[in-house]
RNA sequence: AUCUUAUCGAGAGAGACGGAGGGAGCGGCCCUGUGAAGUCUCGGCAACCUGCAGCUAAUCUGAAAGGUGCUAAGUCCGGCAAAGUUUUACUUUGGAAGAUAAGAG
Numbered sequence: 001a002u003c004u005u006a007u008c009g010a011g012a013g014a015g016a017c018g019g020a021g022g023g024a025g026c027g028g029c030c031c032u033g034u035g036a037a038g039u040c041u042c043g044g045c046a047a048c049c050u051g052c053a054g055c056u057a058a059u060c061u062g063a064a065a066g067g068u069g070c071u072a073a074g075u076c077c078g079g080c081a082a083a084g085u086u087u088u089a090c091u092u093u094g095g096a097a098g099a100u101a102a103g104a105g
Base pairs, nucleotide, nucleotide: 002104003103004102005101006100007099008098013042014041015040016039017038021031022030023029026078027077028076043071044070045069048067049066050065052062053061054060075097080094081093082092083091084090085089
């Protein structure tokens, strides 16, 4: 690389360097010199894994020390299928793809 399982309408930003892109990809629609990507520092959110506590245990609860992750917009919206309706546009459900975690390999 790939496979399996779980989750994805909540939550959480300042500074320094940097100097034009970024939001996975495609189509939209957005963000961006009132400073993009990236790197660093210090915070924060969350609670997947380990450990800890609650009562021996637990698939429960708590806390947040460690390992990740995240910190514009619902995974920003859509792409495929089905159903519905006020029928050419919208709504709902499912899927695909993606992201993250844990495991396998």
Predicted 3D model of a 105-nucleotide RNA (SAM riboswitch aptamer (S box leader)). Its mean pLDDT, the model's own confidence on a scale to 100, is 85. Of the family's consensus pairs, 94% are formed in the model.